[in-house]
Annotation
Predicted 3D model of a 74-nucleotide RNA (transfer RNA) from archaeon ADurb.Bin336. It matches the Rfam family "tRNA". It is annotated as a transfer RNA. Gene Ontology term of the family: triplet codon-amino acid adaptor activity. The sequence is in RNAcentral, with records from ENA.
RNA sequence: GGGCCCGUAGCUCAGUCGGUAGAGCACCGGCCUUUUAAGCCGGGUGUCUAGGGUUCGAUUCCCUACGGGCCCGC
Numbered sequence: 001g002g003g004c005c006c007g008u009a010g011c012u013c014a015g016u017c018g019g020u021a022g023a024g025c026a027c028c029g030g031c032c033u034u035u036u037a038a039g040c041c042g043g044g045u046g047u048c049u050a051g052g053g054u055u056c057g058a059u060u061c062c063c064u065a066c067g068g069g070c071c072c073g074c
Base pairs, nucleotide, nucleotide: 001072002071003070004069005068006067007066010025011024012023013022019056026045027043028042029041030040031039049065050064051063052062053061
């Protein structure tokens, strides 16, 4: 340098035929307990990597950049 895949919650990941986002764990508040843990009840806590384009509407489609992984080449 070329090709392919990936980037969504604190972490690991769903959501990919375009219609304003979810699970598990973790975390926060409450109950219980002498206290902690466990248990029970409640709460998503997010600029869907960034910029631009298409569209009435984009996490989703297109382009570029950035970051990560794999393969090839010099």